[in-house]
Transfer RNA from Clydonella sawyeri, 73 nucleotides, folded computationally.
Its mean pLDDT, the model's own confidence on a scale to 100, is 83.
A source record names the gene trnF.
It matches the Rfam family "tRNA". Rfam describes the family as follows. Transfer RNA (tRNA) molecules are approximately 80 nucleotides in length. Rfam classes the family as a transfer RNA. Rfam links the family to the GO term triplet codon-amino acid adaptor activity.
RNA sequence: GUCCAGAUAGCUUAGUGGUUAGAGCACCCGUCUGAAAAACGGGGGGUCGGUAGUUCGAAUCUACUUCUGGACA
Numbered sequence: 001g002u003c004c005a006g007a008u009a010g011c012u013u014a015g016u017g018g019u020u021a022g023a024g025c026a027c028c029c030g031u032c033u034g035a036a037a038a039a040c041g042g043g044g045g046g047u048c049g050g051u052a053g054u055u056c057g058a059a060u061c062u063a064c065u066u067c068u069g070g071a072c073a
Base pairs, nucleotide, nucleotide: 001072002071003070004069005068006067007066010025011024012023013022018056027043028042029041030040031039049065050064051063052062053061
C1' cells in the first nucleotide's frame, strides 16, 4: 500500500430497514438473615466509533474517515 472482519451500557454481547435498542454479569435499592452470602423482586446506566448520503423511516444500506484484529505485498 491492497483486501477482509469488527466497533452497541462499566465488561461480554443480541438485534441485518419500521413495534419503545434488549440480555447476562457488574452497580444501587428492597425482601429474606442476628449479620452476611446465596436466592427473589425492582431500579439507574446507550441515543449504536465519527461525518455525510439514500429512504416516508437507518444500529441495520452507501461513501469517506478514526481505531482494533487478520491476510497478502